[in-house]
RNA sequence: UCUUCCGAGGAGCGCUGCGAGGCGCCGCAUCCGCCGGCCCCCCAGGCUCGGAAAGCCGCAGCGCCCUGCGCUGCGGCCGCUUGAACGGCGCUCACCCGAA
Numbered sequence: 001u002c003u004u005c006c007g008a009g010g011a012g013c014g015c016u017g018c019g020a021g022g023c024g025c026c027g028c029a030u031c032c033g034c035c036g037g038c039c040c041c042c043c044a045g046g047c048u049c050g051g052a053a054a055g056c057c058g059c060a061g062c063g064c065c066c067u068g069c070g071c072u073g074c075g076g077c078c079g080c081u082u083g084a085a086c087g088g089c090g091c092u093c094a095c096c097c098g099a100a
Base pairs, nucleotide, nucleotide: 001054003053004052005051006050007049008048009047010093011092012091013090014089015088018046021041022040024038025037026036027035045086056076057075058074059073060072061071062070063069064068
């Protein structure tokens, strides 16, 4: 860190289908690619917080075709305290408060 995965933010069912994604077609283009358009499929945790991996950075060591590259290891914070906000529509349940 514009990446991936996992967890948390109470849950289930149904509906719509924006973004993303997928198949196909068309256009642009020297081919590919990129980009744009259309149809269909899929689609309402895509957001925030936390964790891990990867990437990146730093240090050390080793190797090599040696001023570069590759590999490995370590680190990129620690402690205490406190703690969320938000997420289309409908129905049902759970939980909390209040009224009766």
Annotation:
The prediction has a mean pLDDT of 78. Predicted 3D model of a 100-nucleotide RNA (SAH (S-adenosyl-L-homocysteine) riboswitch aptamer) from Thauera sp. It was read from a public genome assembly, where an Rfam model found it. The model forms 100% of the base pairs in the Rfam consensus.